The prediction has a mean pLDDT of 83.
Small-subunit ribosomal RNA from an uncultured bacterium, 1452 nucleotides, folded computationally.
[in-house]
RNA sequence: GUGAGAGCGGCAAAAGGGUGAGUAACGCGUGAGUAAUUUACUCCUAAGUUUAGGAUAACCCGCCGAAAGGCAGGCUAAUACUGAAUAAGACCACAUGUGGGCAUCCAUAUGCGAUAAAAGAUGGCUUAGUCUUGAGCAAUCGAGAUGCUGUCACUUAGGGAUGAGCUCGCGUCCUAUCAGCUAGUUGGUGAGGUAAUGGCUCACCAAGGCGUUUGACGGGUAGCUGGUCUGAGAGGAUGGUCAGCCACACUGGGACUGAGACACUGCCCAGACUCCUACGGGAGGCUGCAGUCGAGAAUCUUUGGCAAUGGGCGAAAGCCUGACCAUGCGACGCCGCGUGAGGGAUGAAGGUCUUCGGAUUGUAAACCUCUGUUGCAGGGGAGGAAAAGUAGUGAGGUGAAUAGUCUCAUUAUUUGACAGUACCCUAAGAGGAAGCCACGGCUAACUCCGUGCCAGCAGCCGCGGUAAUACGGAGGUGGCAAGCGUUGUUCGGAAUUACUGGGUGUAAAGAGCGUGUAGGCGUUCUGACAAGUCAAAGGUGAAAUCCCUCGGCUUAACCGAGGAACUGCCUCUGAUACUGAUAGAAUUGAGUUUGGGAGAGGAGAGUGGAAUUUCCGGUGUAAGGGUGAAAUCUGUAGAUAUCGGGAAGAACACCAGUAGCGAAGGCGGCUCUCUGGCCCAAAACUGACGCUGAGACGCGAAAGCUAGGGGAGCGAACAGGAUUAGAUACCCUGGUAGUCCUAGCCGUAAACUAUGGGCACUAGGUGUCGGUUGUCAAACAACCGGUGCUGCAGUUAACACAUUAAGUGCCCCACCUGGGGAGUACGUCGGCAACGAUGAAACUCAAAGGAAUUGACGGGGGCCCGCACAAGCGGUGGAGCAUGUGGUUUAAUUCGAUGCUACGCGAAGAACCUUACCAGGACUUGACAUGCAGGAAGUAGGAACCCGAAAGGGCAACUACCCGUCAAGUCGGGAACCUGUACAGGUGUUGCAUGGCUGUCGUCAGCUCGUGUCGUGAGAUGUUGGGUUAAGUCCCGCAACGAGCGCAACCCUUGUCCUUAGUUACCAUCAGGUAAUGCUGGGCACUCUAAGGAGACUGCCAGUGAUAAACUGGAGGAAGGUGAGGAUGACGUCAAGUCAGUACGGCCCUUAUGUCCUGGGCUACACACGUGCUACAAUGGUCGGUACAAAGGGAAGCGAUACCGCGAGGUGGAGCGAAUCCCAAAAAGCCAACCCCAGUUCGGAUUGGAGGCUGCAACUUGCCUCCAUGAAGUUGGAAUCGCUAGUAAUGGCAGGUCAGCCAUACUGCCGUGAAUACGUUCCCGGGCCUUGUACACACCGCCCGUCAAGUCAUCCGAGUUGAAUGCACCCGAAGCCACUGACUUAACCCUUCGGGGAGAGAGGUGUCGAAGGUGUGUUUAAUAAGGAGGACUAAGUCGUAACAAGGUAACC
Repeated sequence: GUGAGAGCGGCAAAAGGGUGAGUAACGCGUGAGUAAUUUACUCCUAAGUUUAGGAUAACCCGCCGAAAGGCAGGCUAAUACUGAAUAAGACCACAUGUGGGCAUCCAUAUGCGAUAAAAGAUGGCUUAGUCUUGAGCAAUCGAGAUGCUGUCACUUAGGGAUGAGCUCGCGUCCUAUCAGCUAGUUGGUGAGGUAAUGGCUCACCAAGGCGUUUGACGGGUAGCUGGUCUGAGAGGAUGGUCAGCCACACUGGGACUGAGACACUGCCCAGACUCCUACGGGAGGCUGCAGUCGAGAAUCUUUGGCAAUGGGCGAAAGCCUGACCAUGCGACGCCGCGUGAGGGAUGAAGGUCUUCGGAUUGUAAACCUCUGUUGCAGGGGAGGAAAAGUAGUGAGGUGAAUAGUCUCAUUAUUUGACAGUACCCUAAGAGGAAGCCACGGCUAACUCCGUGCCAGCAGCCGCGGUAAUACGGAGGUGGCAAGCGUUGUUCGGAAUUACUGGGUGUAAAGAGCGUGUAGGCGUUCUGACAAGUCAAAGGUGAAAUCCCUCGGCUUAACCGAGGAACUGCCUCUGAUACUGAUAGAAUUGAGUUUGGGAGAGGAGAGUGGAAUUUCCGGUGUAAGGGUGAAAUCUGUAGAUAUCGGGAAGAACACCAGUAGCGAAGGCGGCUCUCUGGCCCAAAACUGACGCUGAGACGCGAAAGCUAGGGGAGCGAACAGGAUUAGAUACCCUGGUAGUCCUAGCCGUAAACUAUGGGCACUAGGUGUCGGUUGUCAAACAACCGGUGCUGCAGUUAACACAUUAAGUGCCCCACCUGGGGAGUACGUCGGCAACGAUGAAACUCAAAGGAAUUGACGGGGGCCCGCACAAGCGGUGGAGCAUGUGGUUUAAUUCGAUGCUACGCGAAGAACCUUACCAGGACUUGACAUGCAGGAAGUAGGAACCCGAAAGGGCAACUACCCGUCAAGUCGGGAACCUGUACAGGUGUUGCAUGGCUGUCGUCAGCUCGUGUCGUGAGAUGUUGGGUUAAGUCCCGCAACGAGCGCAACCCUUGUCCUUAGUUACCAUCAGGUAAUGCUGGGCACUCUAAGGAGACUGCCAGUGAUAAACUGGAGGAAGGUGAGGAUGACGUCAAGUCAGUACGGCCCUUAUGUCCUGGGCUACACACGUGCUACAAUGGUCGGUACAAAGGGAAGCGAUACCGCGAGGUGGAGCGAAUCCCAAAAAGCCAACCCCAGUUCGGAUUGGAGGCUGCAACUUGCCUCCAUGAAGUUGGAAUCGCUAGUAAUGGCAGGUCAGCCAUACUGCCGUGAAUACGUUCCCGGGCCUUGUACACACCGCCCGUCAAGUCAUCCGAGUUGAAUGCACCCGAAGCCACUGACUUAACCCUUCGGGGAGAGAGGUGUCGAAGGUGUGUUUAAUAAGGAGGACUAAGUCGUAACAAGGUAACC
């Protein structure tokens, strides 16, 4: 000397960056003010920058400490520090003026006095002069000073700019279950403090200040704004990024420094936490950028660079800068692009579906021809860079200067993190590049499979219980697309808080009513004002954003420029209609006076009769009373009844009236006193005095409460009697509070007209009350005021309202915002209490509700039908048997039918079969059908025989098809057979997947449609009404007019007649014949048969009726009012019945859930029920004789005459496929006889024996006959069925099924042949109209409460634990301030040089003071034994409260 580091000093560090904890505030926004202030750096102006001094770090040395760090001694500098000088300004005091303003005041001039400053650094020139100094022997050279001149810095003052402080108007969330708050509190005087105003602080004085709907105080929540999202707007929500402001920096407190802080990366203290420690002490603060951990559903790189922009320091180079610029990560958002384009039908394969034909995926793919974004590879390659600096040149400023320096121009030089990025070119190459959600409706998009109220879905409605477009998968389709879907949040839709822009009769909602304060609103005219209002202008409304235009990135997003806008606030000027305020006037609103009037208006006092009860007395005797019926009860001790008399209390019959009065509650015998309001009439007066009315005050039914009276009747509680399953009820007998009065509380009602008050306007009609006018009066009319009905416009969701509005407007008040929880809890206020007022939330539901409609229902009403009841006849229920069912049993007792509408039903016929069931034995392409492929000529069938229960398995005589072809049973094909494969088969399941058929309401009279009309609509009308009918049958009327399905008629049978026809039917006449007979000829008259016609239609008459429809009666007629019977069954109901008649979707089985066979079972039997038969007898039974039907059936059939048998039956076989023959005898009846009322000559069950018939076979298990046996049963409890005329009852006959028959059943036929119906009260069913309804699965409905169980949230709760906070007190850190300061102390002063003084400091004391502590309150949260109610939860218990007259009308 250079560099690094440390130190002294200056500036910065208060900016930039982060976060939103606190804050409801002048914090923020906006607009003002500061005459009450400050501002470092910066710019301008003016004046200065003199002189003197003492220290101290670094450094050296020593000591203490683990460290952090500290201490002692020594040296030194400054733009560090200090004394003195000077003072143009400045500031202060005093004096004299000027100008201005907004109260205090501001600006400014002059004079005098007092106070206060500073620092240098770095360039150039300067022997012209002077001084100092170094080198040199000297000459001389060099350095410095002085002087001159720059730049930077410094001091004072003024001004600008910028930033900041302070003050004020207005705006700025929820809560009144926070209504009173406040002692520095509000103000004043003085002082202190601050940059500055101010109770900011202090002393003293005064007692104020804020607040009650304009919300103080308290509590909760929150940073504010420009803006952002949404919305048509008004609004609503929000405040992330960007920008402005504020606040904060581990938590709390404090000051220091500084221009600026009470300071994010400064200091001190306290606290919590973390770390180090040698245990003595220390250190720390990522809400800076990255990063870590934790929590969480969730949020990035410990990157590059100062290249740009900006900031700090510096003269500058430069340094610093996680500000910033870039990069990385994230589909987080916005924007752009790609994943290819064109052609391509064998409409490929595959997938999916399928009606098996096909359809779809789908031009999609393959394939052909192209393109080349992007990606990949290679090559090229901007812009972001402009400066500053340095060097040179030029010009200009400064200056004495051609030094220096500054400014400008120009030349040269240099600077890129991103990044070889954007961009460009080239090659290859369709090559690397599509997903997500949805598909029931809203909402664009559909099928299959799986699953089977499971698994699951779901925004709302809702899907899923065997055919799921709703779950899961698949195919397809729709939507969006590098995204898609979900979740959360906000606004919208939502007129669903309604300012724009809602309501309150019944849906939520008018205060129970009045008086009245504040407030709101308010008649006419005139003047003046200008607050509201309107207009012009100015200031402001930051930028960004939004909007418009233009421009820059290939486009866009994005960015830039300009404009518009920022709807606001302030200032000023103007206008004056309206509102306001002011002055004056007016009379119509309001009120006063006068004269009439009505009234259950109120209060007090008095008084009257009837009735009830009770007491006394008389008469009188056995009941009375009460009820659906009774009993409790009263009464022989004399009731009830009756007569007379007395007492007491309460209420006031008739009059009495949608009449009256009152604000409402409410008010009712009569009289008197006091008193309020209202109405009418006509004038006069006051002069807006008015309307409404938050709070407030008063009144306010009944019940209830307090005290004292009173107490007849009634009568909660209570007792008894009944009723009842129970009956803590309804009914009855009693009966206490109470009801009444006085005084005082309570303050609620379905306090209702469910309708707040006032004013005005908007068709009428008709009652009634009060008054007036017209009129002599009555009647009537008009006007005013009340009170009703009806009704137009209008309103209303409808119902309804409608001058007494719920119409049209204005003003004021109250109230509402889904249901439940809940008018509950907590808090507060009131009350003696009971309770009242105010009044939530959690949780839970998808409704709750209104009005109207259609049905259904009602222990609602009206009308009307039906063997529905009643009137009758006969049954069932009792017996025995038959038959079906349940139950039980069983290997099986196959299945189905189950109130009416299953139960002699499917079944018009179970010994095998049927047969579906059970046991056992067998078969497996099968008992039966079709197709395909293949095979086999000894291939197929197969009598007899063998095993076997049979099926089946063996053996095997014998037999063997059709077509074509051909020499030929030669070949081919078919049939048949075998093997294999598709498939067959199923009485397995689902009748709640179905078709078809059927039952039932019901042969009831209903059910609908078109057009029109009415209604917002559902719907209504028609179809209701007056009559009538069996009938929605017909007539009339009618906003309806027509029509359809039903009714009726048409059809069948039957009853009369006619015509036609006349065999097998018939036989009057004629003829023949027989023992007899239509037997024969004959006939078609009659009967009959079976075809066609006639007839009956309320047609005729009379009456009734509306003159209609029709009804009643009559005539005639075989029949009369549908002649009788049948067939015929509307729209629909019952998820009625049937998958076992058949058919059919799905599912299931496939050597079995199929098929075949034998045997069994469907026939069981302690029992219960249904339907029948036979009876119980004399209207009968038995025996004998005798008469009269109809309708049917008959060929594997009916079967005659005859013979046999007691009989069932047998033998036999005439006739007949039927008006011919047969079944076939009809029976009851009639005639005659016996029985004589009994368990019988009733009754026939049961059982024994002997037979017959059918059938392969009668044991389980058939029918019939004969002989014998001879049960129960003597007319049937409760209950219940059928039937109204050829019916019931009773008698027999036939048929189907069928070998036979369990048939007493069923379906038909004829014979004999009644009784009764007053009538519609009741039971059942039905039809029409109407009414109520909380029902609509429709009363077998709905639904309430307790109890029991589970879950959830809440409230109370002895308490316990936190959080926040008030008050009082204790302790009191740091620190500021004050006082002290005997100790310490370089600068200044004095000094006798020892020291002293001034000043400062350590230390001490005090005020204040955070944290902490104690006590006592308040608020809030969590938790708790236990207690309380609430909500919810497929099938719990008990009752039945409500909805209908809900079975006692309901409710307050």